[in-house]
Molecule: Guanidine-I riboswitch aptamer
Organism: Mammaliicoccus stepanovicii
């Protein structure tokens, strides 16, 4: 100095806040307003370096008609700052800067 499938999706988890619902307090008043996420929650956001599954890629074999079977898909320390959404975050910038 530099390449990579270091690919894509879904479901979930660690984590995250507070638009909505609920909860709590206060007020009005019979359905609403204000405040609170130093409210367990419903719902929501959610990992490159977390989990599972599917697709996919590659290799070998079988088949040669699409395909099927087996295997591989390793490793990964990491700010500050900014951005989105109502808001925040292990979200995005980003396997970035930097470190080794």
């Nucleotide at each position: 100095a530099u390449a990579a499938a270091a690919g894509c999706u879904u479901u979930c988890u660690a984590g995250g806040g507070u638009u909505c619902c609920g909860u709590a307090a206060c007020g009005a008043u019979a359905u609403u307003g204000u405040u609170a996420g130093c409210c367990u929650g419903g719902a929501c956001c959610g990992a490159g370096a977390g989990a599972a599954a599917g697709c996919c890629a590659c290799a070998a074999g079988u088949a040669u008609g699409a395909a099927c079977u087996u295997g591989u898909g390793a490793c990964a320390c990491g700010g500050a700052a900014g951005g989105a959404u109502a808001a925040a975050a292990g979200c995005c910038u980003g396997g970035g800067a930097g470190a080794c």